[in-house]
RNA sequence: ACUUUACAAAGGCAAACUUACCUAAAGGUAAGGACGCAAAGCUAUGGAUCUAACGGAUUUUCCUAUGAUUGCCAAGCUGCUAAG
Numbered sequence: 001a002c003u004u005u006a007c008a009a010a011g012g013c014a015a016a017c018u019u020a021c022c023u024a025a026a027g028g029u030a031a032g033g034a035c036g037c038a039a040a041g042c043u044a045u046g047g048a049u050c051u052a053a054c055g056g057a058u059u060u061u062c063c064u065a066u067g068a069u070u071g072c073c074a075a076g077c078u079g080c081u082a083a084g
Base pairs, nucleotide, nucleotide: 002084003083004082012037013036017032018031019030020029021028022027035071041077042076043075045074046073047072048069049068050067055063056062057061
């Protein structure tokens, strides 16, 4: 440096839910809490999905991202241990 994370060790993150706040909503932030995770670390770059404020239309409905989801799948960057 590359490959793989079996057996260990040191650790790390934190789903659902609850409370408070932000938001049109999706969702996010903080505290508690652990379903799980070898990148569940970072980046909205591609796909996919969610919402529909503004806007539009065939107008009591439908369409639409500039909004959102990295713990949906990829991609890029970075990293601990152990083994080969």